Predicted 3D model of a 114-nucleotide RNA (Glycine riboswitch aptamer) from Shewanella eurypsychrophilus. The model forms 90% of the base pairs in the Rfam consensus. The coordinates come from a structure-prediction model, not an experiment, and the mean pLDDT is 81.
[in-house]
């Protein structure tokens, strides 16, 4: 990577639209008008969640600048230690873009097989 188990957590939250249903009234027919209910999907309002994904950075490192101290040379080189500047750097931790908040779907991550 692949197939199969098992996986948490948050409003079945408020509203618009809405297939469609139901009734009433008109109509010669086709249909019209009004009302009440209305699922997914979009849309927006308030609350939350955190375990796809994304993103942050601690110890601890590297470079490089100044400043001090140690060893050392002809000439200089070199550790060290403070002090900035620019990196590297984990996560089931934050953070919540994105995602998600009844079931389904996902689902980090686990275990078992290939």
């Nucleotide at each position: 990577c692949c197939u199969c188990u098992g996986g948490a957590g948050a409003g079945a939250u408020c509203g618009u639209c809405g297939a469609u249903a139901g009734c009433u009234u008109u109509u010669c027919u086709u249909g019209a008008a009004g009302c009440u209910a209305g699922u997914a999907c979009a849309c927006g309002g308030c609350g939350c969640c955190g375990a796809a994904g994304g993103c942050g950075a601690a110890a601890g490192u590297g470079u490089u600048u100044a400043a001090g101290u140690g060893a050392u040379u002809a000439a200089u080189u070199u550790a060290c230690u403070u002090a900035g500047a620019c990196g590297c750097g984990a996560a089931a931790c934050g953070c919540u873009c994105a995602g998600g908040c009844a079931a389904a779907a996902g689902g980090a991550c686990a275990g078992a097989g290939g």